[in-house]
RNA sequence: AGGGUUUGAUCGUGGCUCAGGGCGAACCCUGGCGGCGCGCCUCACCCAUGCAAGCCGAGCGACACAGGUCGGGCAACCGGCCUGUGGAGCGGCGAACGGCCGAGUAAUACACAGGUAACCUACCCUCAGGAAGGGGAUAACCCGGGGAAACUCGGGCUAAUACCCUAUAAGCUUACGCCUCGGAUGGGGUGUAAGAAAAGGGUGACAGCCAAAACUGUCGCCGCCUGAGGAGGGGCCUGUGUCCCAUCAGCUAGUUGGUGGGGUAACGGCUCACCAAGGCUAUGACGGGUAGCCGACCUGAGAGGGUGGUCGGCCGGACCGGCACUGAGACACGGGCCGGACUCCUACGGGAGGCAGCAGGGGGGAAUCUUGGGCAAUGGGUGAAAGCCUGACCCAGCGACGCCGCGUGCGGGAAGAAGCCCCUCGGGGUGUAAACCGCUGUCGGGAGGGACAAAGAGACCCCCUCAGGGGUCUUGAUUGUACCUCCGGAGGAAGGGACGGCUAACUCCGUGCCAGCAGCCGCGGUAAUACGGAGGUCCCAAGGGUUGCCCGGAGUGACUGGGCGUAAAGGGUCCGUAGGCGGUCUGGUAAGUCUCCCGUGAAAGCUGCCCGCUCAACGGGCAGAGGUCGGGAGAUACUGCUGGACUCGGGACCAGCAGGGGGGACCGGAAUUCCCGGUGUAGCGGUGAAAUGCGUAGAUAUCGGGAGGAACACCGAAGGCGAAGGCAGCCUGCUGGGGCUGUCCUGACGGUCAGGGACGAAAGCUGGGGGAGCGAACCGGAUUAGAUACCCGGGUAGUCCCAGCCGUAAACCAUGGGCGCUAGGCGUCGUCCUCGUGGCGGUGCCGCAGCUAACGCGGUAAGCGCCCCGCCUGGGGAGUACGGGCGCAAGCCUGAAACUCAAAGGAAUUGGCGGGGGCCCGCACAACCGGUGGAGCGUCUGGUUCAAUUCGAUGCUAACCGAAAAACCUUACCCGGGCUUGACAUGGUGGGAAACCCUUGCGAAAGCGAGGGGUGCCGUCCUCUGGACGGAAUCCCACCACAGGUGGUGCAUGGCCGUCGUCAGCUCGUGUCGUGAGAUGUUGGGUUAAGUCCCGCAACGAGCGCAACCCCUGCCCUUAGUUGCUACCCCGAAUGGGGAGCACUCUAAGGGGACUGCCGGCGAUAAGCCGGAGGAAGGUGGGGAUGACGUCAGGUCAGUAUGCCCUUUAUGCCCGGGGCUACACAGGCGCUACAGUGGCCAGGACAAUGGGAUGCGACCCAGUAAUGGGGAGCAAAUCCCCUAAACCUGGUCAUGGUGCAGAUUGAGGGCUGAAACUCGCCCUCAUGAAGCCGGAAUCGGUAGUAAUGGCGGAUCAGCUAAGCCGCCGUGAAUACGUUCUCGGGCCUUGCACACACCGCCCGUCACGCCACGGAAGUCAGUCUUCCCGGAAGGCCCCAAGCUAACCCGCAAGGGAGGCAGGGGACGAUGGGAAGGCUGGCAACUGGGGCGAAGUCGUAACAAGGUAGCCGUAGGGGAACCUGCGGCUG
Repeated sequence: AGGGUUUGAUCGUGGCUCAGGGCGAACCCUGGCGGCGCGCCUCACCCAUGCAAGCCGAGCGACACAGGUCGGGCAACCGGCCUGUGGAGCGGCGAACGGCCGAGUAAUACACAGGUAACCUACCCUCAGGAAGGGGAUAACCCGGGGAAACUCGGGCUAAUACCCUAUAAGCUUACGCCUCGGAUGGGGUGUAAGAAAAGGGUGACAGCCAAAACUGUCGCCGCCUGAGGAGGGGCCUGUGUCCCAUCAGCUAGUUGGUGGGGUAACGGCUCACCAAGGCUAUGACGGGUAGCCGACCUGAGAGGGUGGUCGGCCGGACCGGCACUGAGACACGGGCCGGACUCCUACGGGAGGCAGCAGGGGGGAAUCUUGGGCAAUGGGUGAAAGCCUGACCCAGCGACGCCGCGUGCGGGAAGAAGCCCCUCGGGGUGUAAACCGCUGUCGGGAGGGACAAAGAGACCCCCUCAGGGGUCUUGAUUGUACCUCCGGAGGAAGGGACGGCUAACUCCGUGCCAGCAGCCGCGGUAAUACGGAGGUCCCAAGGGUUGCCCGGAGUGACUGGGCGUAAAGGGUCCGUAGGCGGUCUGGUAAGUCUCCCGUGAAAGCUGCCCGCUCAACGGGCAGAGGUCGGGAGAUACUGCUGGACUCGGGACCAGCAGGGGGGACCGGAAUUCCCGGUGUAGCGGUGAAAUGCGUAGAUAUCGGGAGGAACACCGAAGGCGAAGGCAGCCUGCUGGGGCUGUCCUGACGGUCAGGGACGAAAGCUGGGGGAGCGAACCGGAUUAGAUACCCGGGUAGUCCCAGCCGUAAACCAUGGGCGCUAGGCGUCGUCCUCGUGGCGGUGCCGCAGCUAACGCGGUAAGCGCCCCGCCUGGGGAGUACGGGCGCAAGCCUGAAACUCAAAGGAAUUGGCGGGGGCCCGCACAACCGGUGGAGCGUCUGGUUCAAUUCGAUGCUAACCGAAAAACCUUACCCGGGCUUGACAUGGUGGGAAACCCUUGCGAAAGCGAGGGGUGCCGUCCUCUGGACGGAAUCCCACCACAGGUGGUGCAUGGCCGUCGUCAGCUCGUGUCGUGAGAUGUUGGGUUAAGUCCCGCAACGAGCGCAACCCCUGCCCUUAGUUGCUACCCCGAAUGGGGAGCACUCUAAGGGGACUGCCGGCGAUAAGCCGGAGGAAGGUGGGGAUGACGUCAGGUCAGUAUGCCCUUUAUGCCCGGGGCUACACAGGCGCUACAGUGGCCAGGACAAUGGGAUGCGACCCAGUAAUGGGGAGCAAAUCCCCUAAACCUGGUCAUGGUGCAGAUUGAGGGCUGAAACUCGCCCUCAUGAAGCCGGAAUCGGUAGUAAUGGCGGAUCAGCUAAGCCGCCGUGAAUACGUUCUCGGGCCUUGCACACACCGCCCGUCACGCCACGGAAGUCAGUCUUCCCGGAAGGCCCCAAGCUAACCCGCAAGGGAGGCAGGGGACGAUGGGAAGGCUGGCAACUGGGGCGAAGUCGUAACAAGGUAGCCGUAGGGGAACCUGCGGCUG
């Protein structure tokens, strides 16, 4: 720091996605040790059990028990006193802290900074003053009663630091006066008046008294009262900050304020009565949703975003709701009362309870711990203290939940074991890894030693005695822990994920669009580095992955730091409110801004440095950072505020000017239509062609007259005006705006503009007119497969006018408004003069810089800046739904979500394509000739059939193709019979035998058996004419490796071939241009058969193609002359037969020749073209060979080769027979014909290429013939095949299915071959079929070509050849031309195509799945209003009943005061009624999304075949069509 993903590729836009960091986590696999942290995020759901708040006897009375002592009693025993202990009570302090939780709360909270002159504060500290005199009760206890219990009632006794009265008052409080201070309500001081305290209680020592106790005194300590102050803690108030929704826009009756009363510690509408009518709100009130806030934590470069668990601060809560009491403090977690729900107890009458304290249980959940130890430490309560209490806390336990540290060993050890994996079989990997050798000792294990944490506190002693100091001893849950030492011995300790790209790491096997993977792109359909396994590798490591969530990447919300012509995005236009913004000079001020200082921003955290645990995590110390914060002082450039001034911004006056600017009224002519009349007659009209329609009742045409409505030709334009929509005949009156010039005035008066207002094409709507033409709908006619369209004939709304709505458009320059600045050139409109190369204002084109993704923009910016507004944030869903507003309606404005996709989209590039354009080729069309398609036959194919009809080839580019030869063989197919190391190759082991030959059984053969003969070569040894043993070649048997496969895959391949196409193209290097794909070159002007050549040119060159070089052929020459030839001479009856010759022909080797070289014309003086000369031949002479980069996953695994897969007594091999030859059909390619340019008969003439030894075979004979019997010659320019035929001459046939045609069939023959039945060819005779020139359609050919005639050859025993490959003979016609068909080349244009038009793609319908809307209704939640009712409770009133303290009174009694009780307003839950909002479900219904191969059509993309699109309206199965207006995208 970026990467992947839209494309054939590119650039940019844009979304999705990944790599990073984090977590109170969870899940999966795995798991050695330790340290430090953390651990119910869900049901603020419910809880068994234990514990979590008590303490004080030095406040008090009594009781019990124990001990002691004293007294009484003879004693049992009784009593007093002292000490200790215990539980309860009165009393005091605490229980409002600590601990837990986050429900509620969007402000009564929190944070920061302030205020309190509006306040409180127990305990603690300091200071000052005081504590006098009295009184009456009451718990406990005793007695009695009620109750199951909880508990309670009555009577009686008693104490206090409990309660009450009186006194006193430095000071305090209240009232009033005065002084003083303050910005102020008011504060401070002072005077007067009035008012309010207490516990001298407890205890220690000493002393007095005394038996003791009590009592008294002194001193100390602990307390008490009053006041002042402090510290710490709070209450209240203010400023600022603090989430989402505007589809929540208006809210508010205690509401806002006042006066007065009440209330509070205190201000306050806190509360109440009365009065006034206010208060809040787009700077977001009110409502809804969500949420404890902060220090901080995570992330980030930062700004920011997210979070608020642990720790700390604050707040809120304590089963839910309400309430107060006590108290310094509470509306009180482990207090109370009431209501409610729930649980429990109950004797049914009543009661009890509240873990969101620590553990623990249930439940919920993906998920979160022990019913542990200890008060040793820290802290808290209490006490004088010891002490007691403390689930706060300190520790331990459980959990890899996180962070940190350590270990699972270290060294040596092979060119390298085994196993496993791969392999090209050579080897490679795991891998120094292991084994093995030598070491070490962490952790764990065993043993022993063994802390710090204890500063302190307590007891005792000493000093001192007011505080205090010293010594000794005691005090540890953790813990026999950390730590240290020793023992032992490599022994106990490694996994998880990944390996297609991103992203680090590759092979094999399995699987075969299956099973599966997947974060995105995407993998899997038989060779998968992507699935599963394995080996290997990579990464991390006691962990590793996965999931979820946050930030980052994301500059995809842009403050830092984005955009809006075409990618998403400028509001249809203008006016203007709030708001934000503001020209020049100057004074003041100091709010913003800047500087300095003070205060604060707790601690922890963070950062730096230092230090402590062996390190680290962790912890400690010091410092720093941290606020839009508060206060003070200062600065004054800029902004603000304020004063003054200015004129350049803006505005105004006057004068002249241009204009389809707007609205009103009037007028005009042309044209259409209609009506009347005249002329006139058979049609008109309309179209691609027609028809419907009109017309003999007289149309169209034409003339005259009339009516009516709408629109204004020419001018007219690239022109003008307007804010936009928009505006066009002429005249006229009303009216808005604008420009230029000149003088002058005002003096910043400005620009923009959320809301708001006005205007706003067409269509549409309401009412009323009008209606000529046009014309949705509609009706006809055509077209068509259909034609709800395009075309034609009609035609209603409408189009027009008035009045009122609607408020939308591709309302576009797809470009908001304003101001300033930044090269020029050329048009045009207006205006001005100083008239020019002019100024100003408009409107266009081209262009510099610059900008832009590119296209393009470019003083009319899309450049450079400033100000303001609007808008965008992936595509679809959707401008839809719901809500709201507007509208008569149509509908408009505002405007989502679920779900779904990995893109959608822009510009440009290269192609391809177009029922786009231009140029140009080709037997492409046309012209001409001959065919095919019809017939019969041959042959191939499809199909069908069959046991099998083997396989392949399938538009052009398969189909007489692989087949240049299927009766057996071939042969791959079928049936049957057989073989299994095999028909064939190589190697090995064991045994045998040479090899080889002969005979024979079964059998169709193959094969399975049987018998016999028979020994060679090499070596060694021996009883060596021979024998034994061993060996090689060869054979047999058994066995092992292996052979074999025309089995599969031509979508794994090589090679070869077809095709586009003999088309003229295809590329490269360097340079240049472009961000880039890419372009240039190769385009252009000419020319050519050609990217052939010339010229031009940011290109210059080059390569593969073209051409040429090669072969054949056409002319000549040279060489050569047999087997060829024969002009001259000779021989011969005759044939070049012979002699002779090689001249000629010919043969076959070499060479020449043609190059636009020459002439003329045309052309740019070029290339070249046209014509001509010469020439056998011309402008590539004719033909062949030769096939660029590539395309078709074209063809071939069956020609061969070959990877992989499959088979192996068979998918191999052998044999017999059959099949490949089938036949209702269909297609292709051919042959023969249909006849007289012919058939037949007779006679006659002229070739070339080739072939020939199990061959060609002359010639002779036989046969009608096929052929047979003989057989010369010839391995061939010698002999043979070999008579060429068409043709020529003569004759015949005469238009008839014939003397055409020859299929078919019969008979008889011939030949090859083991063998012609299936299934050969030939001959003869006989038979004589269809067929009389072929529908739609279609093929070949441009010259020695077509047509036509025969001949040869390969294959081959023979032949189904009419096929193929060649040869020669005869030998035409036609091409105007490039409109059209097909194919192709170049340039250009459009494109939504790029597996590229056989492309892409739209909508209805049908089916499946999914989410959503509407909906009668139904259920739930929440909120509001009104009413009923009203617990507890405090307040107010009454209080006849009750009543110790004070007062009167001797008393009785009375009074004051208090209380029960009653009344009142308030008041929670509850009930009733109405309503708002939110949500669940829902018959049915609506569209939407998604879903390999459904239906209908063809709307769009190329002029997409009717240009498309926008708005609107009507219509239609559907895409859509049509009308009107608009846009060019």